[in-house]
Context: one part of a larger RNA
Molecule: large-subunit ribosomal RNA, domain II
Organism: marine metagenome
RNA sequence: GCCAGCAAGUUAAUUAAAAUAGCAAGCUUAAUUUUAUUAAAGUAGGCAUAGAUAACACGAGUCUUAAAAAGGCCCUUAGUUAUUUUAAUUAGACCCGAAACCAAGUGAUCUAACCAUGAACAAAUUGAAGAAUAAGUAAUAUUAUUUGGAGGAUUGAACCCACGUAUGUGGCAAAAUACGGGGAUGAUUUGUGGUUAGGGGUGAAAGGCCAAUCAAACUUGGAGAUAGCUGGUUUUCCGCGAAAUAUAUUUAAGUAUAGCAUUCUAUAAACUUUUUUUGGGGUAGAGCACUCAUUGAACUAGGGGGAUUAACGUCUUACCAAAUUCUUAGAAACUCCGAAUACGAAAAAAUGAAAUAGAGUAGUCAGACAUUGGGCGAUAAGGUCCUAUGUCAAGAGGGAAACAGCCCAGAUUGAACGCUAAGGUCCCUAAAUUUAAUCUAAGUGUUAAAGGAGGUGAAAAAAUGAAAACAACCAGUAGGUAGGCUUGGAAGCAGCCAUUCUUUAAAGAAAGCGUAAAAGCUCAUUGGUCUAGUUUUUUUGCGCCUAAAAUGUAACGGGGCUUAAGAUUAAUACCGAAGCGGCAAGUUUUUUAACGGUAGCGGAACGUUCUGUACGUUGUUUAAAGAUUUGUUGAAAGAUAAAUUUAAGAUAUCAGAAGUGAAAAUGCUGGC
Repeated sequence: GCCAGCAAGUUAAUUAAAAUAGCAAGCUUAAUUUUAUUAAAGUAGGCAUAGAUAACACGAGUCUUAAAAAGGCCCUUAGUUAUUUUAAUUAGACCCGAAACCAAGUGAUCUAACCAUGAACAAAUUGAAGAAUAAGUAAUAUUAUUUGGAGGAUUGAACCCACGUAUGUGGCAAAAUACGGGGAUGAUUUGUGGUUAGGGGUGAAAGGCCAAUCAAACUUGGAGAUAGCUGGUUUUCCGCGAAAUAUAUUUAAGUAUAGCAUUCUAUAAACUUUUUUUGGGGUAGAGCACUCAUUGAACUAGGGGGAUUAACGUCUUACCAAAUUCUUAGAAACUCCGAAUACGAAAAAAUGAAAUAGAGUAGUCAGACAUUGGGCGAUAAGGUCCUAUGUCAAGAGGGAAACAGCCCAGAUUGAACGCUAAGGUCCCUAAAUUUAAUCUAAGUGUUAAAGGAGGUGAAAAAAUGAAAACAACCAGUAGGUAGGCUUGGAAGCAGCCAUUCUUUAAAGAAAGCGUAAAAGCUCAUUGGUCUAGUUUUUUUGCGCCUAAAAUGUAACGGGGCUUAAGAUUAAUACCGAAGCGGCAAGUUUUUUAACGGUAGCGGAACGUUCUGUACGUUGUUUAAAGAUUUGUUGAAAGAUAAAUUUAAGAUAUCAGAAGUGAAAAUGCUGGC
């Protein structure tokens, strides 16, 4: 892992409700007894028949009060017993699951420390104290040689340890092996026996060790500890169908009450939608009348600066500035104003089937995204918190390439029917290479901003033009004068001042380059050639640049597309869903109609074992149950027939009782 078997709302008491049955102003027994598996007795007790009060008294009334009024509760009647179902409470209470807590015991054959008694340590090295002899001294001291054999001394086997690396990692091994490493006469190693026991021991101390178990061993018991947490919870069909909110909570993964679901009963007109009428409001917007903030100016207190004065003071100001006036104009915590929606009330109409109350049973209290209006955040987040609506959740189908929450649309069942929605119609791919008119040249389409540009289309305004424009080409662009000043020089062109007059078709005391200064080249300006539009500005459509990422095109789903298969506008046709219609069928229902569905509520059935029915039926050679195969049948759980196998029991119907249904629990047991 597969297969088979086993595996989870039970039992008792009490309470409440519903259904059914008996009796009924009554209903009913409990313990117990007799009988013997049933029936009877048993009337103690319980509920009901009267309530009100704290209670006594009282009583169709009573309580409150000194009393009354007024008010509260009650009175005009249906109960009670049993069974079943559902729920609650108490019990293990649907099943499995802790880590833990407590009690009584068992362990020191592992290991820690200690006690008693034994054992072990090849070989080699070094050479302490002491001693002897000699030298030496007044005597010591001291020195030399020899001897001697100390040491938690040295090297290194056994032995003990475990520092490194490799192998091993379902191993040889639940800690080993190989090669190296450390200690190896000592705080050494070791045999045997003994002592210390669980909040206790032992510990050269690591929370180490105490039998492969240690921040409190193991065994049994309390014990089915408790678990607001995780997982699991077994046949079918039918009807309805949620919530993820409020309040409270040692509460936030729980629970209670309300909200929302369901089932039953009752009620009477209510509910829903629209219209009309009528309300209150202070949001959006707007505004500046208040509050706070604010632009410029006028006017003018006060202050600063300046002048003047011995002082007082006076005058002045391109400074600062209150109040006032004009102007500008911001605000969630501003309002002289002020909608749309929404909400309340009344009336009318329409629609369809709901509404309200009571009772039984729930589930829900982690929500998600999209769009609207907001808060927090960074006008970040698939962020977070409110608000309104939708979808998902609990919703399949079509579209968006794929894609819970987007768009269309709500699946009772069947089929090779028809029409449409969103979205599409060149091919992949069902349907237009459809019609009419424009735009785009960027493969824009098929991602993006500030900013940039003689891209290109449309519209408008202004100017200019046959008295010839714009552009281009040809020609002119002069004289007084080198204006004056300045300067080494200054001649249109370093700088300062002025900027006239003349000749002209026209020509600046010069717009730029240039020279040391001149010269030289252009420009403004003028004529000619040429010929019909040209120039500027604004708005706007579609494009361009801006534009860099990691496996491979990879930012149309692909092919591919350019008067389109792109964009804009208009039009017709077609395709396209489980939508709508038609046909056939089922269930609920009087019918029209309705029938997606998680949690959940309600209803109807199937099957298993056993009991009665049943000493009945059926079966043993005319073959039961079981098993295998095939067929028939029912909407399903299922039912049934035949054949094969096998060999002894099985059981209709209607009732009753449950150890009553498995695919899941890292389920349990067994087999493979």